This is a predicted structure of a 1454-nucleotide RNA (small-subunit ribosomal RNA) from an uncultured Bacteroidota bacterium. Its Rfam family is "Bacterial small subunit ribosomal RNA".

């Protein structure tokens, strides 16, 4: 885009066209084929006439009745014509059925036309009617009468038919035609009538309609390969309108078939229709042509024509009637009914027109036809109003919400129009001819004139008038494709979905709403067809790796084929002719319906077929030549080419013997195995079988498989040279034939090695494996079979053409041993070109040609079934159902690897000290609980948030209170309180009572407080997966990117790689890259040295004073120190190495040396990492509570498990006494000297200090003493008692002091942590938080002060380069098979049940044909009986095909 459509929602009108696609299922009822009286006998019914009778009376009329076929007409009957047309359907049919083009010298044709001729004379019946019989009926029988255009004779007769004989012409084989007309024989008729005519018979010609034959075209399947006996042909006969095996007898053995016979399945064919640019593909409804059919099957009759839709006979199934004896029927005609189905209409009107039948005609009949009815089922047309109208109204919806946007000029409102609608009125065309009647003309059947009549649709189309916007809009969609977006609800639910996909609490995708978009009396959905799809490729595809080259050759058919000349005209091309029905299609042709659709007319087209005339380039045919393709010959070379035979040495194993002694062998390590009965090793000798070291190569040969010691024989091949011979002999190749690795099979040998199966030993969680020790088939030979491989160059064969360069093999030529030419091979590199890319590239995957093979999404499946082959194994051929939305190729970036290379890090190693065992502290899990608040959970949670939970904190629990509230603000109103004191209840909060009580003032009021009202609250409730901010980690690792350029179809790459170097993407060199940014480094702080400036509260060398002593004092700036400013370090210098960067050096100098030490500083990003409980914030939730206040409790529980620490286990130590040296920091609700008291914690006094001024006790160390290896003079837990301090308060639940008690623990398993120098270890000091403190924690400070690093194999982590990848949520990935469960389709299957077709045998209706002695008839003939064939029926054995089936096999989905 389309449809004979259906379904959902909706619906105003008209025109045109359409309407059982399914059950060729069954049918009630009515209608669909009759007509002619001008063929006939007649006359039942109707009407008329005549005659008669009766009645009425108006006396010539009416009614009734009788008679008469007398008349109009006419039921039934005889007869003629029609019924073979028209109408329906598509079951069958794969066919001369259809289409197209021819032919009939092999034919027929009623009615019609033309021409010619004729129509004489006889005869006998029969239906109707009448009478009678049988039967329920349908119907039927008998008797008697009668007519014809019914039937039958005789006559006449040809241009008819049959036979014979001459002439001419023609052709296509049999033959055809014509004329003169010759001869013999045969055959015909019907009349009617109104006298106009109409009919009859024979023949000729025509027209029309048919019949037959032929060429070409017209489905699928080869998992249908052979079919056929009247089959193929001939002779003869029969039959037919006619040819013909159409039928029969005889003879022959043919005929069809790979260019697809036969079989099976499906199907009416065409004009045309839809689609498409076309070529094609699909379809065949309506209309037209042809065919076939008429309940199913068979058969003939009649007839011009049928084997007959509304005829006959028979058989069958079904339905109906019946008196049970018998009968009737055929809607696939028009309506209609049932059924089936998603689905398809009225039991309408009329013969007015068109057409048909009959008739002389009038006319009759006509469900053909023309009309109307129903149905949005289609196409076309019209309408549902038009113009103005902004306060851009109200409502609705949305938002960033004092407001804006949208609905929206939309509405309201004003003006206008009246198609349509309603009402009233008018009102067509389609009808013109024929025929009838009358008249005229001439040529007696033609023409012309006049006249009357006929309309179903229909009072319709159309026109006029009136009324009044009045009567008339929906459907689908809005994530992308695809035009159109927001809110709410829902929360992987409900649902959507054509594909991708959407939905798990912020859904433009579900449902609703608002808005928008598209189309519009329709809109969507479903189904089907074509297109897009170059996705079956003729136009117009491919086959190295995506699906796809046969394993290889030979070769048949077939296809294709070198150069030149002549010829032919099959193909080809051109002109002309015929045909290609009409309709359809096209032409903005012309015309008609108001327009359009529709129709008329004209033209074009119908690409086809046939005929004819010509052309001769190309292809083909014929013929004559040619040599370049191909082959042959000659010559000398080449090779692991093949087959058969012979020979050889090394190795291996075994046998025998010698020497010799304890192991051998094997592995990652072992064991099994062999060995003291002598192995292994070694020497000698013998035997056996198999394979051929080095040469050896990117080598060579072969069609492929494949081929390797040497040699002989036979065989084959390619190549080179010569250009002698043949003269296109060529290429490819479906079938076919042959060859064809390894494994395998059969028979017979052989068997040294190796070695499936098997056995044992190991490994392992297991190990039916990898490893080891053995070991049988096999491996080898001969003869057969098999016929497959990643049979690979994953690349079919042949021919031609298209830049180069390098190596190599074998010839020839030329040479000198370089170099160079030519031919045939084998490799590498590379231009053009090709390719999706990788890559290919004269050995093409380039450019062309010919032929063959093969492919068409993945899986199912190279499976099933069938067939063929095979001894078997198995091979060849080779589907479908079902299922998925992918499967696949090449390349890219990452990530990963028990891949590779380089490098780094307390990563390992080397060391030191710890943890893991004990007790305790602390955190976590778990458990418990009313609550044990919450968060953090591998590294990157666990002395973490918390830098300090007795109350508070506090978020938790129990209980008691409050509800604008605990706090704050604004506005209004009221008030003078609030506070304070006292009392009561209470655990307190709180409730309640009493007393007392404001300030300023310009007197208006204001400030303040309280109460109350209103508005703003509050939430440590949820979501860290909605977020901001902050933080951890990789990682202080060296990386992460950009601009421009260049490369690539692209993703991307390059830069950033490579060679060096560095702590470093640090720097240097190189370089299709050149630059730049964030990171690194540096800049900053601190520390180490010096200088300078300054000199108090710090310092004190010199001078002076002074003390028991002391920078205590005067003074000083020298020193230390303090804190400002500078300097200093840069591989700067030297040596060596290096192009450079840089490296090395116990170098020099220097306080410091190669980033001097430490800190701050954390790229792009990763982990949906952590945090809504620090803060902020979106959304959701609570609002007399999830808010808030208070008391008490809990966060401190305790069988247990883990992390982090402290103290120890002791002598490098404990205890006692004496004695020395810091730094940093803090201090007024504080640090506290000093004095007194207390054993002590501390208490009572009390100077100084808001600090370089005063205060805050350093310890380890050193000196001396004691302890002497013990659960101790170690260790200090636990417990008891007594106290001190803080605080409202130490019970749960504080710290400290003293006395007493004195647990575990004797150095810690597997495993594991930190640290490279002022570091580890060890020693103490300070600070924050803080009333106090559970601090052994955290953050700082100084004192003492080591050991070790060979080195980078390994473990862990990281960086760069490279490689593989089926991973990309990225190896914690992906993914295979069995098993278990459910569902689905399918193969096999003992069988069971059908279907269509064929064959044999039996039977055999009707009927044609045919035969006949008996009966009838004078005869013709009839009756009857037989024969052949056959529908149908029965039976038998096979084949094909479907359904079902216990069980069973695999497959798919979940």
């Nucleotide at each position: 885009g389309a449809u004979g459509a259906a379904c959902g929602c909706u619906a105003g009108c008209g025109a045109c066209a359409g309407g059982c696609u399914u059950a060729a299922c069954a049918c009630a009822u009515g209608c669909a084929a009759g007509u002619c009286g001008a063929g006939g006998g007649g006359c039942a019914g109707c009407a008329a006439a005549u005659a008669g009778a009766u009645a009425g009376c108006u006396u010539g009329c009416u009614a009734u009745u009788u008679a008469u076929g007398u008349u109009g007409g006419c039921g039934a009957c005889c007869g003629g014509c029609g019924c073979a047309c028209g109408g329906g359907u598509g079951a069958g049919u794969a066919a001369c059925g259809c289409g197209u083009a021819u032919g009939c010298a092999a034919c027929c044709u009623a009615c019609c036309u033309u021409c010619a001729a004729c129509a004489g004379u006889g005869g006998g019946a029969u239906a109707a009617c009448c009478c009678g019989g049988c039967g329920a009926a349908a119907g039927u029988c008998g008797g008697a009468c009668u007519a014809a255009u019914a039937c039958c004779g005789c006559a006449u007769a040809a241009a008819a038919c049959a036979g014979g004989g001459g002439u001419c012409c023609c052709g296509c084989c049999u033959g055809g035609g014509a004329a003169u007309a010759u001869u013999u024989g045969u055959u015909a008729a019907a009349g009617a009538u109104u006298u106009a005519u109409c009919g009859g018979u024979u023949g000729u010609a025509g027209a029309u309609g048919g019949g037959c034959a032929u060429g070409c075209g017209u489905a699928a399947c080869a998992u249908u390969a052979g079919a056929u006996a009247g089959u193929u042909g001939g002779u003869g006969a029969g039959g037919u309108a006619a040819c013909g095996g159409c039928u029969c007898a005889c003879c022959a053995a043919g005929u069809c078939u790979g260019c697809g016979a036969u079989g099976u399945u499906u199907a009416g064919g065409g004009g045309u229709u839809c689609u498409g640019a076309g070529a094609g593909g699909a379809a065949g409804g309506u209309c037209c042509c042809c065919c076939a059919c008429a309940c199913u099957g068979g058969u003939a009759c009649u007839g011009a024509g049928a084997c007959a839709c509304g005829g006959a006979c028979c058989a069958g199934a079904c339905u109906c009637c019946u008196a049970c004896g018998g009968g009737a029927g055929g809607c696939a005609g028009c309506a209609g009914u049932g059924a089936g189905g998603a689905a398809u209409a009225u039991u309408g009107g009329u013969c007015a027109a068109u057409g048909g039948g009959c008739g002389a005609g009038a006319g009759c009949c006509u469900g053909a036809a023309c009309c109307a009815g129903c149905c949005a089922a289609g196409u076309c047309g019209c309408g549902u109003g038009a113009a103005g109208g902004a306060a851009g109204a109200c409502u609705g919806c949305c938002c960033u919400a004092u407001g804006g946007g949208u609905u929206g000029u939309a509405a309201a409102c004003u003006u206008c129009u009246u198609u349509u609608a309603u009402a009233g009125g008018g009102g067509a065309a389609u009808a013109a001819a024929a025929a009838g009647g009358g008249g005229a003309a001439c040529g007696u059947g033609u023409u012309c004139c006049c006249u009357a009549u006929u309309g179903c649709a229909u009072g319709u189309a159309c026109c006029c008038u009136a009324u009044g916007a009045a009567u008339a809009a929906g459907c689908a969609u809005c994530g992308g494709c695809u035009a159109a977006c927001u809110c709410c609800g829902u929360g992987c639910c409900a649902g959507c979905a054509g594909c991708c996909g959407c939905g798990g609490u912020a859904a433009u995708a579900c449902g609703g709403a608002g808005g928008a978009u598209g189309c519009g009396a329709g809109c969507g959905u479903u189904a089907u067809c074509c297109g897009g799809a170059u996705u079956u490729a003729u136009u117009g595809g491919g086959u190295u790796u995506a699906a796809a080259g046969g394993g290889u050759g030979c070769g048949u058919a077939g296809g294709u084929g070198g150069a030149a000349g002549c010829u032919u005209a099959a193909g080809u091309c051109a002109g002309c002719g015929g045909u290609g029905a009409a309709a359809u299609u096209u032409u903005g042709g012309u015309c008609g319906c108001u327009u359009a659709a529709c129709g008329a007319u004209a033209a074009a087209a119908u690409u086809g077929c046939c005929g004819u005339u010509g052309a001769a380039a190309c292809u083909g045919g014929g013929u004559u030549u040619c040599u370049u393709g191909a082959g042959u010959a000659u010559a000398g070379a080449u090779g692991a080419a093949g087959u058969a035979g012979g020979c050889g040495g090394a190795a291996u194993g075994c046998g025998u013997g010698g020497u010799g002694u304890a192991g051998c062998g094997g592995u990652g390590a072992a064991a099994u195995g062999c060995u003291u009965a002598g192995a292994g090793a070694u020497c000698a000798u013998g035997c056996a079988g198999a394979a051929c070291u080095c040469c050896a190569a990117u080598u060579g040969c072969g069609a492929a498989g494949g081929c390797a010691g040497c040699u002989u024989a036979c065989u084959a091949a390619g190549g080179u040279a010569u250009a002698a011979c043949u003269g296109a002999c060529a290429c490819u190749g479906a079938a076919g034939c042959a060859c064809g690795a390894a494994a395998g099979c059969g028979u017979g040998g052989g068997u040294a090695u190796c070695a499936a199966a098997c056995a044992g030993g190991a490994u392992u969680a297991g190990a039916u494996a990898c490893c080891c020790u053995g070991g049988u088939a096999g491996u080898c030979c001969a003869c057969g079979c098999a016929g497959u491989a990643a049979a690979c160059g994953a690349u079919g064969a042949u021919u031609a053409c298209u830049a180069g360069g390098a190596g190599u093999u074998u010839g020839c030529g030329a040479u000198a041993a370089a170099a160079u030419g030519u031919a045939a091979g084998c490799u590498c590199u590379a231009c053009a070109g090709c390719g999706a890319a990788a890559g290919c590239g004269u050995u093409a995957a380039g450019u062309a040609a010919u032929c063959c093979a093969c492919c068409u999404g993945g899986g199912g499946a190279g499976u099933a079934c069938g067939c063929c082959g095979g001894c078997a194994a198995c091979g060849g051929u080779g589907a479908a159902a079902c299922u998925c939305a992918a499967a696949g190729g090449a390349a890219u970036u990452g990530a990963c690897g028990g891949g590779g290379g380089c490098c780094c890090g307390c990563a390992c190693a080397a060391g030191c000290g710890g943890a893991g065992g004990a007790a305790c502290a602390u955190g976590u899990g778990g458990u418990u609980u009313a609550a044990u608040u919450c968060g953090a959970u591998g590294a990157u949670a666990c002395g973490c948030g918390a830098g300090g939970a007795a109350c508070c904190u506090u978020a938790c629990c129990u209980g008691g209170g409050c509800u604008u509230a605990a706090a704050u603000g604004u506005a209004g109103a009221u008030u003078g309180c609030a506070u304070a004191g006292a009392g009561u209840g209470g655990a307190a909060a709180c409730a309640u009572u009493c007393u007392u009580u404001u300030c300023c003032u310009a007197c208006g009021g204001g400030a303040c407080u309280a109460u109350u009202u209103a508005c703003a609250a509050g939430g440590u409730g949820c979501u860290g997966c909605a977020u901001g901010g902050u933080u951890g980690u990789c990682g202080u690792c060296a990386g992460c990117u950009c601009g421009u350029g260049c490369c690539g179809u692209g993703a991307g790459g390059u830069g950033u790689c490579g060679g060096g170097u560095u702590a470093a993407g640090u720097c240097c060199c190189a370089u299709a890259a050149c630059g730049a940014g964030c990171g690194c480094a540096a800049c900053c702080c601190u520390u180490a040295c010096c200088g300078u400036u300054a000199g108090u509260u710090g310092c004190c060398a010199u001078c002076a004073g002074g003390u028991u002593a002391a920078g205590c004092u005067g003074g000083g700036g020298a020193c230390u120190c303090u804190a400002g400013c500078g300097g200093g370090a840069c591989u700067g210098c030297c040596a060596c190495c290096g192009u450079a960067a840089g490296g090395u050096g116990a170098g020099a100098g220097g306080a410091a040396g190669g980033u001097g030490g430490g800190g701050a500083u954390g790229a792009c990003g990763u982990c949906a990492a952590a945090u809504c409980a620090g803060c902020a914030c979106g959304g959701c939730c609570c609002u007399u509570a999830u808010g808030u206040c208070c008391a008490g409790g809990g966060c401190u529980a305790c069988a247990c498990a883990c992390g982090u620490g402290u103290u120890a286990c002791a002598a490098u130590g404990g205890c006692c006494g004496g004695u020395a040296c810091a730094g940093a920091g803090g201090g007024c609700a504080g640090c506290c000297a000093c004095c007194u008291g207390g054993c002590g914690a501390c208490a009572g006094g009390g100077c100084g200090c808001u600090a370089a001024u005063c205060c805050c006790g350093a310890a380890a160390g050193c000196c001396g003493g004691u302890c002497u290896c013990a659960g101790u003079u170690c260790g200090g837990a636990u417990c008891g008692a007594a106290g001190u301090c803080u605080g409202c308060a130490a019970c749960c639940c504080g710290a400290c002091u003293u006395c007493g008690u004195g647990a575990a623990g004797u150095u810690g398993g597997a495993u594991u942590c930190g640290c490279u120098a002022g570091u580890a270890a060890u020693c103490g000091c300070g600070c924050a938080u803080c009333a106090g403190c559970c601090a052994u924690g955290g953050c700082g400070c100084g004192g003492u002060g080591a050991a070790u690093a060979c080195g980078u194999u390994c473990c862990c982590g990281g960086g760069c380069c490279u490689u593989g990848u089926a991973c990309a949520c990225a190896c914690c990935g992906c993914c295979c098979g069995u098993c278990a469960a459910g569902c689905c389709a399918u193969g096999g299957g003992a069988g069971c049940c059908g279907g269509g077709g064929g064959u044999g045998c039996c039977u055999g209706a009707a009927g044609u044909c045919u035969g006949c002695a008996a009966c009838c008839g004078c005869a013709a003939g009839g009756a009857g009986c037989g024969g052949c064939c056959u529908a149908g029926g029965g039976u038998a054995a096979a084949a094909c095909u479907g359904g079902u089936g216990a069980c069973u096999g695999g497959g798919g989905c979940u």